A computed fold for a 155-nucleotide RNA from Ruegeria arenilitoris, annotated as FMN riboswitch aptamer (RFN element). The coordinates come from a structure-prediction model, not an experiment, and the mean pLDDT is 79.
RNA sequence: CGCCGUUCUCAGGGCGGGGCGGAAUUCCCCACCGGCGGUAUGCGGGCCCAGACCCGCCAGCCCGCGAGCGGCUCUGUCAUUCAACCGACAGAGUGUCAGCAGAUCUGGUGAGAGGCCAGAGCCGACGGUUAAAGUCCGGAUGAAAGAGAACGAGC
Numbered sequence: 001c002g003c004c005g006u007u008c009u010c011a012g013g014g015c016g017g018g019g020c021g022g023a024a025u026u027c028c029c030c031a032c033c034g035g036c037g038g039u040a041u042g043c044g045g046g047c048c049c050a051g052a053c054c055c056g057c058c059a060g061c062c063c064g065c066g067a068g069c070g071g072c073u074c075u076g077u078c079a080u081u082c083a084a085c086c087g088a089c090a091g092a093g094u095g096u097c098a099g100c101a102g103a104u105c106u107g108g109u110g111a112g113a114g115g116c117c118a119g120a121g122c123c124g125a126c127g128g129u130u131a132a133a134g135u136c137c138g139g140a141u142g143a144a145a146g147a148g149a150a151c152g153a154g155c
C1' cells in the first nucleotide's frame, strides 16, 4: 500500500406569485428541486512552457445502482372442496425478476462531445386528500445505493 473481516458514524432537495372553482401547495399560467458509483475535450493542481500523462473536483435525462409498488417462492389463517388447485388476507424470503420505470435533442468548438458553450425540450414510486401531487400528509425516529473512521498478534 492492497485485500479480507468486525464494529461504529454518516447517507435527499423542492409550490413563491397569479387564474378558474363550493373545494386544488393536486388542474391551468409563471416558478422551484435533482440520492449513490462510474465515465472528461470542462475547472484547479503536479508545472516556469506544453500534453491525449498523473492527482482532485465534476452529468436528473451516457452506463449502472438504491428505496417504493408489483412479480416469484415458502409459511399461516379464512373461504371453497370429497380432498386439493385457483382466490382473499397476514408474515418471511428473493434483484442473475430484462415488470411499473423514467427522461435529450439541435447548433457551436474540437483530433475526439454522452459530459463543455448556446438554445430548445423532457423525466420523477406507493397510499392519502372537499379536486387529479416530483414539491403537502403518511409508512419513515424506517430502509438503503454507498461514503468515512477505528480495530484485527488476519492474508
Stems, first nucleotide, its partner, number of pairs: 002155002004152007016030004031135002033124002035065004042057005060122002068100002070097001071094008104120005126138003